About this RNA:
A computed fold for an 80-nucleotide RNA from a Clostridiales bacterium, annotated as transfer RNA. Its Rfam family is "tRNA". The coordinates come from a structure-prediction model, not an experiment, and the mean pLDDT is 81. NCBI's taxonomy places the organism under Bacteria, Bacillati, Bacillota, Clostridia, Eubacteriales.
[in-house]
């Protein structure tokens, strides 16, 4: 330099056909169980008092975009 992938919470990760963003596990709090403590069980857990806002970044279609399309970035993988 060309060409393929992928980028979503604090962390794997889903959401696959465009229609409630964050299912499902971890971790964390907080509660409960113990004499304490571990393990088990329960509630909560993106950001914001709230209206709302959020899927790398910025644009762009659409009634509606994590998802389609354009351009940039950040990795990874091939080819040269």
């Nucleotide at each position: 330099g060309c060409g393929g992938c992928a980028g979503u919470g604090c962390u794997g990760g889903a959401a696959u056909u465009g229609g409630c963003a964050g299912a499902c596990a971890g971790g964390c709090a907080c509660g409960u169980u113990u004499g304490a403590g571990g393990u088990g069980c329960g509630u909560g857990u993106g950001c914001g008092c709230g209206a709302g806002c959020g899927u790398a970044u910025g644009g762009g279609u659409u009634c509606a975009a994590g998802u389609c399309c354009c351009a940039u970035c950040u990795g990874c993988c091939g080819c040269a």